Molecule: transfer RNA
Organism: uncultured Clostridia bacterium
RNA sequence: AGGGGAAUAGCUCAACGGUAGAGUAGCGGUCUCCAAAACCGUAGGUUGCAUGUUCGAAUCGUGUUUCCCCUG
Numbered sequence: 001a002g003g004g005g006a007a008u009a010g011c012u013c014a015a016c017g018g019u020a021g022a023g024u025a026g027c028g029g030u031c032u033c034c035a036a037a038a039c040c041g042u043a044g045g046u047u048g049c050a051u052g053u054u055c056g057a058a059u060c061g062u063g064u065u066u067c068c069c070c071u072g
Stems, first nucleotide, its partner, number of pairs: 001071007010024004018055001026042005048064005
């Protein structure tokens, strides 16, 4: 320098253009002599950034940032 992949909740990851979810962690409760476990509930998000396409974008196009892999 060229090619490919990844970026979404504190963490690990889903979501084929139509309300962004799960597990775990956090908080509250039930249970228990107490605690753990189990169960119930609750909160938590500029989907890396910018722009475009579309009635509508996490999802499609372009550019860009960081990380990983390959080629030279």